[in-house]
Predicted 3D model of a 72-nucleotide RNA (transfer RNA) from a Candidatus Saccharimonadota bacterium.
RNA sequence: GCCCCUGUAGCUCAACGGAUAGAGUAGAUCCGUCCUAAGGAUAUGAUAGAGGUUCGAUUCCUCUCGGGGGUA
Repeated sequence: GCCCCUGUAGCUCAACGGAUAGAGUAGAUCCGUCCUAAGGAUAUGAUAGAGGUUCGAUUCCUCUCGGGGGUA
RNA backbone atom coordinates (compact mmCIF):
# COMPACT_ATOMS: atom_id res chain seq x y z
C1' G A 1 0.00 0.00 0.00
C1' C A 2 -4.24 -3.49 -0.58
C1' C A 3 -8.10 -6.67 1.80
C1' C A 4 -11.22 -8.09 6.09
C1' C A 5 -13.31 -7.18 11.02
C1' U A 6 -14.43 -3.52 14.62
C1' G A 7 -15.89 1.48 17.31
C1' U A 8 -22.68 2.42 22.05
C1' A A 9 -22.16 4.91 29.83
C1' G A 10 -15.54 4.53 33.60
C1' C A 11 -15.59 -1.14 32.27
C1' U A 12 -18.36 -5.72 30.04
C1' C A 13 -22.36 -6.22 26.72
C1' A A 14 -27.82 -5.48 24.45
C1' A A 15 -31.05 -2.81 21.00
C1' C A 16 -36.14 -6.29 12.76
C1' G A 17 -34.81 0.63 10.05
C1' G A 18 -39.70 2.80 14.39
C1' A A 19 -41.47 3.24 22.19
C1' U A 20 -38.01 8.21 26.38
C1' A A 21 -31.00 3.81 23.35
C1' G A 22 -31.54 -0.61 27.87
C1' A A 23 -28.88 -4.21 31.37
C1' G A 24 -24.77 -5.86 34.53
C1' U A 25 -20.69 -3.76 37.04
C1' A A 26 -18.02 0.49 39.04
C1' G A 27 -18.58 5.38 41.14
C1' A A 28 -22.29 9.16 43.82
C1' U A 29 -26.43 10.15 47.47
C1' C A 30 -29.86 8.01 50.93
C1' C A 31 -31.79 3.77 53.83
C1' G A 32 -29.64 -0.07 56.47
C1' U A 33 -25.67 -1.28 60.95
C1' C A 34 -23.05 0.16 67.45
C1' C A 35 -19.31 0.47 63.21
C1' U A 36 -18.12 -1.95 58.62
C1' A A 37 -20.39 -5.18 55.22
C1' A A 38 -24.52 -7.83 52.86
C1' G A 39 -29.05 -6.06 51.05
C1' G A 40 -32.52 -2.08 49.29
C1' A A 41 -33.88 2.80 46.97
C1' U A 42 -32.77 7.14 43.92
C1' A A 43 -30.45 10.07 40.46
C1' U A 44 -26.34 10.68 37.02
C1' G A 45 -23.74 8.78 32.83
C1' A A 46 -23.01 6.74 26.04
C1' U A 47 -24.15 5.78 19.87
C1' A A 48 -15.85 8.11 17.16
C1' G A 49 -16.43 12.56 13.40
C1' A A 50 -18.71 14.59 8.79
C1' G A 51 -21.98 13.88 4.78
C1' G A 52 -25.84 10.84 2.20
C1' U A 53 -30.38 7.42 1.65
C1' U A 54 -35.19 7.24 4.23
C1' C A 55 -41.38 9.72 6.66
C1' G A 56 -37.86 7.74 10.35
C1' A A 57 -30.64 5.68 11.11
C1' U A 58 -27.21 2.79 16.87
C1' U A 59 -28.69 -0.12 12.46
C1' C A 60 -27.96 0.95 5.42
C1' C A 61 -24.15 3.76 1.94
C1' U A 62 -19.58 7.11 1.31
C1' C A 63 -15.31 9.61 3.28
C1' U A 64 -12.17 10.68 7.55
C1' C A 65 -10.22 9.11 12.39
C1' G A 66 -9.03 5.19 16.16
C1' G A 67 -8.27 -0.23 17.29
C1' G A 68 -7.41 -5.45 15.64
C1' G A 69 -6.17 -9.18 11.92
C1' G A 70 -4.37 -10.90 7.02
C1' U A 71 -1.10 -10.15 2.76
C1' A A 72 3.51 -8.60 -0.40